[in-house]
RNA sequence: GCCACUUUGGCUCAGUGGUAGAGCAACGCAUUCGUAAUGCGUAGGUCCCCAGUUCGAAUCUGGGAAGUGGCU
Repeated sequence: GCCACUUUGGCUCAGUGGUAGAGCAACGCAUUCGUAAUGCGUAGGUCCCCAGUUCGAAUCUGGGAAGUGGCU
């Protein structure tokens, strides 16, 4: 220098054009003599950034940023 892939709650990930979800973690309540475990519930993300397409974009297109891998 070139190519590919990845970027979504605190963490790990799903979601391939029509209201953003799960597990773990956190918090509250119940249970217990108490803790853990268990059960029920609550809160938390304008989806890496900018622009475009569209009635409508996490999703499609272009540019940028960061990371991983490969080639030279």